This is a predicted structure of a 75-nucleotide RNA (transfer RNA) from a Campylobacterales bacterium. NCBI's taxonomy places the organism under Bacteria, Pseudomonadati, Campylobacterota, Epsilonproteobacteria, Campylobacterales.

RNA sequence: UGGGGUGUCGCCAAGCGGUAAGGCAUCGGCUUUUGGUGCCGACAUUCAGGGGUUCGAAUCCCUUCACCCCAUCCA
Numbered sequence: 001u002g003g004g005g006u007g008u009c010g011c012c013a014a015g016c017g018g019u020a021a022g023g024c025a026u027c028g029g030c031u032u033u034u035g036g037u038g039c040c041g042a043c044a045u046u047c048a049g050g051g052g053u054u055c056g057a058a059u060c061c062c063u064u065c066a067c068c069c070c071a072u073c074c075a
Base pairs, nucleotide, nucleotide: 001071002070003069004068005067006066007065010024011023012022018055026042027041028040029039030038048064049063050062051061052060
């Protein structure tokens, strides 16, 4: 420098144009003498940033950034 892939809650992770599942963790409550276990509830005005398309975008397009892989060049 060229090509490809990935980026979603604190961590993991689903989603594949119709308005963000689930697990762990965390925070409440119940149970318990206490803790743990168990049960119930809460937890993303938001998907790496910006722009565009669309009635509607995590999802499609453009661009930037970060990380990973492959190739190439220089030393």

Overview:
Its Rfam family is "tRNA". Rfam classes the family as a transfer RNA.